Context: one part of a larger RNA
RNA sequence: GAACAAACGCUGGCGGCGUGCCUAACACAUGCAAGUCGUACGAGAAAGUCGGCUUCGGCCGAUGAGUACAGUGGCGCACGGGUGAGUAACGCGUGGGUAAUCUACCCCUCGGUCAGGAAUAACCCGCCGAAAGGCGGGCUAAUACCCGAUAACACUGACGCUCUGCGGAGUGUCUUUCAAAGAAGGCCUCUGUUUACAAGCUUUCGCCGGAGGAUGAGCCCGCGUACCAUUAGUUAGUUGGCAGGGUAAUGGCCUACCAAGACAAAGAUGGGUAUCCGGCCUGAGAGGGUGUACGGACACACUGGAACUGAAACACGGUCCAGACUCCUACGGGAGGCAGCAGUGGGGAAUAUUGCACAAUGGGCGCAAGCCUGAUGCAGCGACGCCGCGUGGAGGAUGAAUGUCUUCGGAUUGUAAACUCCUGUUAAGUGGGAAGAAAGACCAGUGUCUAAUACAUGCUGGGGAUGACGGUACCACUAGAGAAAGCACCGGCAAACUUCGUGCCAGCAGCCGCGGUAAUACGAAGGGUGCUAGCGUUGUUC
Numbered sequence: 001g002a003a004c005a006a007a008c009g010c011u012g013g014c015g016g017c018g019u020g021c022c023u024a025a026c027a028c029a030u031g032c033a034a035g036u037c038g039u040a041c042g043a044g045a046a047a048g049u050c051g052g053c054u055u056c057g058g059c060c061g062a063u064g065a066g067u068a069c070a071g072u073g074g075c076g077c078a079c080g081g082g083u084g085a086g087u088a089a090c091g092c093g094u095g096g097g098u099a100a101u102c103u104a105c106c107c108c109u110c111g112g113u114c115a116g117g118a119a120u121a122a123c124c125c126g127c128c129g130a131a132a133g134g135c136g137g138g139c140u141a142a143u144a145c146c147c148g149a150u151a152a153c154a155c156u157g158a159c160g161c162u163c164u165g166c167g168g169a170g171u172g173u174c175u176u177u178c179a180a181a182g183a184a185g186g187c188c189u190c191u192g193u194u195u196a197c198a199a200g201c202u203u204u205c206g207c208c209g210g211a212g213g214a215u216g217a218g219c220c221c222g223c224g225u226a227c228c229a230u231u232a233g234u235u236a237g238u239u240g241g242c243a244g245g246g247u248a249a250u251g252g253c254c255u256a257c258c259a260a261g262a263c264a265a266a267g268a269u270g271g272g273u274a275u276c277c278g279g280c281c282u283g284a285g286a287g288g289g290u291g292u293a294c295g296g297a298c299a300c301a302c303u304g305g306a307a308c309u310g311a312a313a314c315a316c317g318g319u320c321c322a323g324a325c326u327c328c329u330a331c332g333g334g335a336g337g338c339a340g341c342a343g344u345g346g347g348g349a350a351u352a353u354u355g356c357a358c359a360a361u362g363g364g365c366g367c368a369a370g371c372c373u374g375a376u377g378c379a380g381c382g383a384c385g386c387c388g389c390g391u392g393g394a395g396g397a398u399g400a401a402u403g404u405c406u407u408c409g410g411a412u413u414g415u416a417a418a419c420u421c422c423u424g425u426u427a428a429g430u431g432g433g434a435a436g437a438a439a440g441a442c443c444a445g446u447g448u449c450u451a452a453u454a455c456a457u458g459c460u461g462g463g464g465a466u467g468a469c470g471g472u473a474c475c476a477c478u479a480g481a482g483a484a485a486g487c488a489c490c491g492g493c494a495a496a497c498u499u500c501g502u503g504c505c506a507g508c509a510g511c512c513g514c515g516g517u518a519a520u521a522c523g524a525a526g527g528g529u530g531c532u533a534g535c536g537u538u539g540u541u542c
Stems, first nucleotide, its partner, number of pairs: 001542004006538005013389006019382002021347001026345003030342003035075003040072002048063006082300003091225008101217002106213002109210005114148001116146002123138006154177001157174007182205006191198003227271002233263003238260004243255003275297004279290004302323005325336004353379001355378003361375001362373004392422004403412003432475002442462007486531005491512003497526005507514002
């Protein structure tokens, strides 16, 4: 000099864009943060309103409504969001390998979607419990569950052929084994009948199996990855082989047996420290430092352990066990997990609102309408940072007054002020106008499918609705110089000097050093210098 996720002191007008618990991965009140689908399925209220009856208490019917709540089932909940504890490691970075693998949803393509069965929740009845919750009996549905049929370029095994990196791969024949689910709209050409319907036709969405793609992931390897040798030896599933188990898959990953190996001064083992990177800061560069925000990867979710479900988890707002802690209890037993968004206590030098909205972008579910979304978009708070703007401009000398100094002549404050004229920018105020999103749904034309002009769907065109921010940005108008300057320093380094006070005292200080009676170094005043909505100090890095 530059920089900062900064803090502290004094001061403080506005806006834009960013950014904001670095400490206790300490504990958490309260609310919200993951649901959705009635076009998978069976059920199914109440309040209110209307009508009728009435013994005036009420009763019945309709509507509310096949709505709400709840249940079975599907998909999602493994994404998104947080944190950095652990980890010195194939964790990360980079480059490869997988002939050792998987991949829901999505795209393309081939083929199929036949025929049956048995349950169970909801519900009803009974029972236990303070509750959380549970038990028994009975009824019922499905795209839930199960059996059967059929199926190949799938799977298993055998044989053959081709290629080969000799591990295997591809391929042919035979053999073994494995599938499925329907729903909705429209129509009457065919079929059937009850002659306007569905078991028929058709469209769409699904379902099952196979091939390929895309995406995502698993695993393996080369190289790189900070400190201590005042850590020198470490290791028995240890190192390798064989066989088996396990996995989507290789492998001591696991087990039995066999061998005795494996690592290490090019630093094993141990210890302490630490998420890693793109980047960021600094520097002419080489390098050094750093890893907050944004992006990628990893790890974790009260602590430790475990599996279940699933395409994927050993799963932050799932389950089970143990532990610590907190809460409820009828003392028998139960409930909980903010390192999600706000917020609270605590710790600390120190870090924000218990805000608005799904309008946009994105995500989940759904045919869709739509619902959900503390992701996200916005607003609030903080000069925490960067950037921009303003606090007026021009004129104005008898060089007023005041203050300070003085050699008492004057000098300085100082064009500074007063005063005159002007401008109307940033921003506040008043009043008026007012952006951006934006497509889909819908309609028309046309194409495809079809028996069909129906339904569905592709393309093109048209048009109306939809804004949290917010009556905000922005624009225009009016009035008015009106409301808006501080901080540090002035001995040298280093730009800027005098007077008074003090008297080795009080104090200053980054280094050198100042102060003991004329201190440009302490304190104050006047003056000056520097930067400016900031200026200084402290801390850290280069």